[in-house]
RNA sequence: UGAUCCUGGCUCAGGAUGAACGCUAGCUACAGGCUUAACACAUGCAAGUCGAGGGGCAGCAUGAUUGAAGCUUGCUUCAAUGGAUGGCGACCGGCGCACGGGUGAGUAAACACGGAUGCAACCUGCCCUUGACAGGGGGAUAAGCGGAGGAAAUUCCGUCUAAUACCGCAUAACGUCUCUGGGAGACAUCUCCCGGAGACCAAAGGAAGCAAUUCCGGUCAAGGAUGGGCAUGCGUCGCAUUAGCUAGUCGGCGGGGUAACGGCCCACCGAGGCGACGAUGCGUAGGGGUUCUGAGAGGAAGGUCCCCCACACUGGUACUGAGACACGGACCAGACUCCUACGGGAGGCAGCAGUGAGGAAUAUUGGUCAAUGGGCGGGAGCCUGAACCAGCCAAGUCGCGUGAGGGAAGACGGCCCUACGGGUUGUAAACCUCUUUUGCCGGGGAGCAAAGACUGCCACGUGUGGCAGGAUGAGAGUACCCGGAGAAAAAGCAUCGGCUAACUCCGUGCCAGCAGCCGCGGUAAUACGGAGGAUGCGAGCGUUAUCCGGAUUUAUUGGGUUUAAAGGGUGCGCAGGCGGACAUGUAAGUCAGCGGUAAAAAUGCGGGGCUCAACCCCGUCGAGCCGUUGAAACUGUGUGUCUAGAGUGAGCGAGAAGUAUGCGGAAUGCGUGGUGUAGCGGUGAAAUGCAUAGAUAUCACGCAGAACUCCGAUUGCGAAGGCAGCAUACCGGCGCUCAACUGACGCUCAGGCACGAAAGCGUGGGUAUCGAACAGGAUUAGAUACCCUGGUAGUCCACGCAGUAAACGAUGAACACUAGGUGUCCGGAGGGAUUGACCUCUGGGUGCCACAGCGAAAGCGUUAAGUGUUCCACCUGGGGAGUACGCCGGCAACGGUGAAACUCAAAGGAAUUGACGGGGGCCCGCACAAGCGGAGGAACAUGUGGUUUAAUUCGAUGAUACGCGAGGAACCUUACCCGGGCUCAAGCGCGGCCGGAAUGAUCCUGAAAGGGGUCAGCUCUACGGAGCCAGCCGCGAGGUGCUGCAUGGUUGUCGUCAGCUCGUGCCGUGAGGUGUCGGCUUAAGUGCCAUAACGAGCGCAACCCCCAUCUACAGUUGCCAUCGAGUGAAGUCGGGCACUCUGUAGAGACUGCCGGCGCAAGCUGCGAGGAAGGCGGGGAUGACGUCAAAUCAGCACGGCCCUUACGUCCGGGGCGACACACGUGUUACAAUGGCAGGUACAGAGAGAAGCAAUGCGGCGACGCAAAGCGGAACUUGAAAGCCUGUCUCAGUUCGGAUUGGAGUCUGCAACUCGACUCCAUGAAGCUGGAUUCGCUAGUAAUCGCGCAUCAGCCAUGGCGCGGUGAAUACGAAACCGGGCCUUGCACACACCGCCCGUCA
Repeated sequence: UGAUCCUGGCUCAGGAUGAACGCUAGCUACAGGCUUAACACAUGCAAGUCGAGGGGCAGCAUGAUUGAAGCUUGCUUCAAUGGAUGGCGACCGGCGCACGGGUGAGUAAACACGGAUGCAACCUGCCCUUGACAGGGGGAUAAGCGGAGGAAAUUCCGUCUAAUACCGCAUAACGUCUCUGGGAGACAUCUCCCGGAGACCAAAGGAAGCAAUUCCGGUCAAGGAUGGGCAUGCGUCGCAUUAGCUAGUCGGCGGGGUAACGGCCCACCGAGGCGACGAUGCGUAGGGGUUCUGAGAGGAAGGUCCCCCACACUGGUACUGAGACACGGACCAGACUCCUACGGGAGGCAGCAGUGAGGAAUAUUGGUCAAUGGGCGGGAGCCUGAACCAGCCAAGUCGCGUGAGGGAAGACGGCCCUACGGGUUGUAAACCUCUUUUGCCGGGGAGCAAAGACUGCCACGUGUGGCAGGAUGAGAGUACCCGGAGAAAAAGCAUCGGCUAACUCCGUGCCAGCAGCCGCGGUAAUACGGAGGAUGCGAGCGUUAUCCGGAUUUAUUGGGUUUAAAGGGUGCGCAGGCGGACAUGUAAGUCAGCGGUAAAAAUGCGGGGCUCAACCCCGUCGAGCCGUUGAAACUGUGUGUCUAGAGUGAGCGAGAAGUAUGCGGAAUGCGUGGUGUAGCGGUGAAAUGCAUAGAUAUCACGCAGAACUCCGAUUGCGAAGGCAGCAUACCGGCGCUCAACUGACGCUCAGGCACGAAAGCGUGGGUAUCGAACAGGAUUAGAUACCCUGGUAGUCCACGCAGUAAACGAUGAACACUAGGUGUCCGGAGGGAUUGACCUCUGGGUGCCACAGCGAAAGCGUUAAGUGUUCCACCUGGGGAGUACGCCGGCAACGGUGAAACUCAAAGGAAUUGACGGGGGCCCGCACAAGCGGAGGAACAUGUGGUUUAAUUCGAUGAUACGCGAGGAACCUUACCCGGGCUCAAGCGCGGCCGGAAUGAUCCUGAAAGGGGUCAGCUCUACGGAGCCAGCCGCGAGGUGCUGCAUGGUUGUCGUCAGCUCGUGCCGUGAGGUGUCGGCUUAAGUGCCAUAACGAGCGCAACCCCCAUCUACAGUUGCCAUCGAGUGAAGUCGGGCACUCUGUAGAGACUGCCGGCGCAAGCUGCGAGGAAGGCGGGGAUGACGUCAAAUCAGCACGGCCCUUACGUCCGGGGCGACACACGUGUUACAAUGGCAGGUACAGAGAGAAGCAAUGCGGCGACGCAAAGCGGAACUUGAAAGCCUGUCUCAGUUCGGAUUGGAGUCUGCAACUCGACUCCAUGAAGCUGGAUUCGCUAGUAAUCGCGCAUCAGCCAUGGCGCGGUGAAUACGAAACCGGGCCUUGCACACACCGCCCGUCA
């Protein structure tokens, strides 16, 4: 997609997360927790320490002195003094503050990071090892004291003083620098070693001790370790709609500066440097170890942990220092906040907590230094928001639990159903037995703690080691263990249409809503909402967001480009990529061994520890990079050689290849002249136009421009575009043959260059024809078109531009290989032939068919779309759009390059089956044509629409509704309206209760229904009751209310059209095809022939009924030939069954026979015969299916709805209305007629509440009486026709509507609203526009008769019957409908389709 195969996008199922949201929540362990505003921050803490460096002493303590008080007279308290001691705020000084902690703003080439090297160009406090040294001086200063300014921050002045603070001097080399001798190394400016001379540079003390001394420090130098600095090759996002960038830029010499190299900086000199292997610019971004995903290759990410970098309100700067251009230092500038006495000041959470803000969103202003680590200190120790712990959060991973076993009356309840019943929930529950993890209660209770300081002892190398003692736990009474009670305290979430595991009921009714995609919802929703049930996962489950996967949907692994998206319009060709044969070398690629590195953590593997696991610990593995040693096949590279690729040469050959010049005839138009006269021209038809001022036509002469008839082709040439009269000149390419020469010189080609149809542009010519624009004429609803008459640019030439086409073989170029057959063009060889036909072989081009193979198929198929190699170009869903912007080109037109937002779930290719075509072929039908008669005009009848109405009940609506349902509407029918009643109901069944009748007559009321009375009035019995009936109660009612789109049944139509299918086989990847096609034939898919088909089924035909002929049997109610009787007449009677007829059963017709045609089937004939001849006429019979065709109001039925009414009864009304419109009919408009009189002939039916002869009455409808007949018996006058008369063309002696009057009949009842009769009245209408219907023979037309329904009848309708009885069909072009084959298709609800534009 109707279905199929393919292409192609969209979507889903998986995993993951620093997540968020919704619902829910029992426990442990381990990990995690501002992804947003590098936004702003209140408050507290996060970096100090050393008194064993120093001066000191504000505060504390101890003791001392003095004074005072109390008294217990040597004690207590208070005050003061004095640094005396312990200590110590502030100060000087030392070390630290450059670590630890935070954040990711900046940074994309930056040596920032990673990994690999180098520094012969460097530094390094504290630490370790080694060597040497510390002599002697000096001047200050803070604090303090005094004073001054200021609100404060804080500043200034004077004066006193110390040091491990600071500064000279001395001493110095294995130190540094300069000069210099010798040796060694290196690519090198140079480096190293051994010497010589000169110059320069040190220092600090402190503690303990009685002391010796010991310890901690100090200075110089060398080495180590650690940490840094610098340099280099490689790797590290996107955009080319960023293509050129650069002046200190690139290099050199010399300086400066630095720890050190360097344009890092400076002077001079040179002109370089980077870039398509992507410079420069713009955007985005910390990098890595790693993490997620994936089979992998890849893709995406960089949170926690580790390494590196960068930053610390923003920007800049340096100081100090071993180290900083310094998060909790300084200075300057800026923004912001705060204080202020307005003069000035202060601050920096991207440290830990915390606050506000932002946001979908991310925690405590907790404890401790017990451990680990850091700073200072000799040490005790102090500090440490590092760290270790705790708190909050399902925010993740792992583990555990919410019980286990038994238990069927398969309980109750719920839900569903085909509903006395069953199914499901469901062993689920109840109930019995058992267990106790986790939680709760009680008790016990860790490991993490060891080393130290210190004390004692021992050893020796006297400051080290060993042994013993020895204080210290935030977490925490935690982990863990024991005991106790008790199934006790612990289950949810999402989904259930397909993808995708899981289905029913109710509610809703395109509403409410769902939805990842497809899509659900418009009254029976497994898709919405609820319920029951089920499925999945489970302390979680869903949703959202993002990444990978599926996606081979960017394709290295692993895709494509004829038609699906995609081959550049073509060639030449630089760079680039790729490249023939042999030999030899090399070792860059390649391969192998070894070494270094690849931090730890992580991942994988193997072990181990927490009860397991997650988690943690131990061991082990590595791609890569670098070095080194080998190998040499392949690639690269060097050398030498070769000729098969490529090229050159020689000889032939074909051609519309190109450029230029010249020439030619026909045609066309024009000019001049002649002849000639009224039209020409043009079209579907015309008109505009031309023409009496002489056209068209025709003859002669002349001029102009353009194009080259035939040949001509399925031909040739060219790279493509393209190229066509003839000749000449110049020039390019190609083919064949020979095999002389060169020796891989080749192939492809991004950029580039050139060529490039038509149209177009510029300048100048030219202009016959044709001819955009334009004008006129037509066509048309319009016609800015198609057609016609004119006609400018253009078409032509020269020069220049432009650079596109369905520039197509929709097929890039080159090379090689892979069955054939058959044409044709240009060559060569051989044979044959000797004016030479042809055959064989071999090259190059150009076609067709076809094997293998390929392809989704169509198709391609040595001219590949096959099999391979190389290079280039291009594609990645449709639309937006080859558009916009930018850039480049162009005179312009425009070209090249070339997006996004947004939107859709498709767009597309090939093929299949149908349907369709104002495509083709064949054929049929009253389809047309030829005819006959109608409709459409009138009046009326009837149906419908519309309108009206209380109601005008409902349905049917193109063909296929409309004299249809209805084959009978005054009441009834009746379904509608108004009014009055009933509610177990109008009727019926079952059960119960009650009564005795049922029924009949009658009275009152009322429109009736209904209501209320009176009288009469049972049977059987086993005596319980039963039958029957009324009333009451209960269970079942009732509904023409809705849905014909839930249905059954029935029906219409295509269409009595000839079709519709199946089995097996075969073909196709498949849908599907074949059969069923083709030829002939038929009414027919009827038959014959042919045939990858062979058979079969439903249809056709036949079998059935009626009619037409005959035969047999039967013979009354039918018939009457013969016989007889008889009448006015008559089968009237006896009789008969021959005939007609009726009924039943048979026969007959089959192209059987003959002629012609044909293979056959069959066709044909004024054939024969026959009642009938080629289907004899008519009926019944309707394939698969189509129209969601019609009908719920014939009936049945699911669902929904009403129940004192949407049920039911009754009276009346309505269905019959009437401005109008339509359909179907009737009667007419007249003389083929009307009227009057006379007269003849049917068939098929019907009949008992019936048909009725006949008689009588009435003008008549009809009435009264009445024989016969349940019927071949009785009843039911056929009419047109024929004969005679009259009317004489008129609104009539046509026509009969309408109206008035009088009646008849049916019926309870004819007012609304019946039919018929009589008298009177006498409307429209004089044959009907456009258009349209029926009919092909006993048909049309015309004439009457009958029947159903029915009391009657609105019947002119319907269904039948017979009487009279035509015309025409040449034909197949066109219209309508149908059948078969074929073709096209973007249709499949199928042309009443699809679809485009504008507007709303």
Notes: Predicted 3D model of a 1400-nucleotide RNA (small-subunit ribosomal RNA) from an uncultured bacterium. Its mean pLDDT, the model's own confidence on a scale to 100, is 84.